[in-house]
This is a predicted structure of a 347-nucleotide part of an RNA (small-subunit ribosomal RNA, central domain) from an uncultured bacterium. Its mean pLDDT, the model's own confidence on a scale to 100, is 84.
Context: one part of a larger RNA
RNA sequence: CUGGGCGUAAAGGGUGAGUAGGCGGUAAUAUGUGUCUUUGGUGAAAGGCUACGGCUUAACCGUAGUAAGCCUUAGGAACUGUAAGUCUUGAGUGCAGGAGAGGAAAGUGGAAUUCCUAGUGUAGCGGUGAAAUGCGUAGAUAUUAGGAGGAACACCAGUGGCGAAGGCGACUUACUGGACUGUAACUGACGCUGAGUCACGAAAGCGUGGGUAGCAAACAGGAUUAGAUACCCUGGUAGUCCACGCUGUAAACGAUGAGUGCUAGGUGUUGGGUAGCGAUAAAUUCAGUGCUGCAGUUAACGCAAUAAGUAUUCCGCCUGGGGAGUAUGCACGCAAGUGUGAAACUC
Numbered sequence: 001c002u003g004g005g006c007g008u009a010a011a012g013g014g015u016g017a018g019u020a021g022g023c024g025g026u027a028a029u030a031u032g033u034g035u036c037u038u039u040g041g042u043g044a045a046a047g048g049c050u051a052c053g054g055c056u057u058a059a060c061c062g063u064a065g066u067a068a069g070c071c072u073u074a075g076g077a078a079c080u081g082u083a084a085g086u087c088u089u090g091a092g093u094g095c096a097g098g099a100g101a102g103g104a105a106a107g108u109g110g111a112a113u114u115c116c117u118a119g120u121g122u123a124g125c126g127g128u129g130a131a132a133u134g135c136g137u138a139g140a141u142a143u144u145a146g147g148a149g150g151a152a153c154a155c156c157a158g159u160g161g162c163g164a165a166g167g168c169g170a171c172u173u174a175c176u177g178g179a180c181u182g183u184a185a186c187u188g189a190c191g192c193u194g195a196g197u198c199a200c201g202a203a204a205g206c207g208u209g210g211g212u213a214g215c216a217a218a219c220a221g222g223a224u225u226a227g228a229u230a231c232c233c234u235g236g237u238a239g240u241c242c243a244c245g246c247u248g249u250a251a252a253c254g255a256u257g258a259g260u261g262c263u264a265g266g267u268g269u270u271g272g273g274u275a276g277c278g279a280u281a282a283a284u285u286c287a288g289u290g291c292u293g294c295a296g297u298u299a300a301c302g303c304a305a306u307a308a309g310u311a312u313u314c315c316g317c318c319u320g321g322g323g324a325g326u327a328u329g330c331a332c333g334c335a336a337g338u339g340u341g342a343a344a345c346u347c
Base pairs, nucleotide, nucleotide: 004318005317006316007301008300012315014200015199016198017197021193022192023191025087029083030082031081034079036075037074040071041070042069048066049065050064051063052062053061054060090190091187092186093185094183095182096181097180102176103175105173106172107171108170109153114148115147116146117145118144119143120142124135125134161168162167205246206245207244208243209242210241214240215239219235220234221233222232257314258313259312260311261310262309265292266291267290268289269288270287271286272285273284274283296303297302320347321346322345329340330339331338332337
C1' cells in the first nucleotide's frame, strides 16, 4: 500500500456526550483549489515496461521507444473545493395534546419473617430419603394481645411500559430528563460519524461512618460416603441495606456499532391522530414492540422493512491452535487488580 471479513467459525468498543478529522440536501452565480485536455522543460547512467535483435535457447547482452512525478503555457467548467447569496424536504424551535417501574429527594402505608413483654396451655418442636446436631419442664412449638426493628414491595403483571447502556416495579408530594402524536407559525443545512478526551456503568470487592429483620461466602457441628475440605440438615460472620468516596469489570448478549435511503405480504400488541356530546365497530395514518413469511441473502442454521437484503458515510475490531490476555515497560488503583500488550518455543 492492498484483499477478504466481524449473529453462531478469529473479529462490534459495555454505553453515551463530544474535539480534531472524514463525509454531507436543493436550484442558480462567480472563481478555477482538486480534476480533465494541451505546450515546453526536467525526469543522469544502470534498473523497470514495450518492440526488435545477438550468443543453438535461456539466463545474459545490445538498439530504439517510453511511464509516473515535479515545474510550466494555453484552455474547459460537469463534478469537488472556496466566496457571497437562494430554498425547505434533512435538523432544530414554537404551539396543542395524551402515555410511561425514566432520574434523583422527602414523607407515608399494609402483608410477612425475626425478636421482646404478657396471657392461655403442655411435652414435645424442628428437620430429613432416613436421621442426627439444634431448640424445649429455667415452659418451647402452637395460639391471643401489645411493642421493637430492618429489608422487600404479593395481586394488578402482560414476548406490557420507560431508559444510551447498566438498569427501573407499594403509595403521595414537589423537582427534573427524554420519546411520541398533531399543527406547519419560526430558523434555514444549523447535519451524520467520531481517533484522542470526558461522563455514566450489574454483581462482587475496597475505604470511613452508620445499620443488621431475613438470607448468607468463610467457619463450626450433624449426616451421607471407601473418603466427602461437597451436594442434604442445624447454626453462623463478612456481605446484602444507608451516606460519602474508590474500583471500571460481566455470556455488560440481539453473542448482531452508529446514521440515512430503497426493497412483497399477513397477523397480534402498546401510545397517539383523522374523531365529533358520549359509546361501540370498521377504515386509514404515524411511532414503538412481537410472531409469521416472499424476493434476496447465508457454509448451513437462519435473517427477512426492528435485515444477517440492497446502496452509502464514519468509527471499532480480526488474520491458524497453544504459549497468553501471560512476561515486560508504561498508565491508573488504598488494595484486589484493570487498561495497553509481545516473543522464544511448540503443534